[in-house]
RNA sequence: CUCGCUGGAGAGAGGCCCGCCCCGAGCGGGCCCACCGAAGGGGCAAGCUGUCAUGCCGUCAAGCCGCCGGGUUCCGCCCCUGGCACUUGCCCGCCCGGCAGCCAAUCUCUCAGGUAAAGCGGACAGAGAG
Repeated sequence: CUCGCUGGAGAGAGGCCCGCCCCGAGCGGGCCCACCGAAGGGGCAAGCUGUCAUGCCGUCAAGCCGCCGGGUUCCGCCCCUGGCACUUGCCCGCCCGGCAGCCAAUCUCUCAGGUAAAGCGGACAGAGAG
């Protein structure tokens, strides 16, 4: 998952009209109103994935009117160079957020289905078989 067996809830014998008939509180259908959730169907929380943006940390690169050191010079400026700080960009990681996709139920919607009893159907549950 499939197959039979057992159990298995809820909610108008509503109004109008039509057809059939064994002429009945009969059966079936259409429209309108009210109602139910447990065939089927739709919706989502967490989570996962993707993407976007912000922030933080780090790597790298570039820039640099700042600071420090070295070279140059008699000294200083300029210039060259190293380090630090700062700025910008790329990338990685993390946090938070937006959007999109996947996505559970007996939750929710009520499209479908259903609403006296009986029958049928019935999610789900139990014990079996394949």

Background
A computed fold for a 130-nucleotide RNA from a rhizosphere metagenome, annotated as Glycine riboswitch aptamer. RNAcentral holds the sequence, with entries from MGnify. The coordinates come from a structure-prediction model, not an experiment, and the mean pLDDT is 79.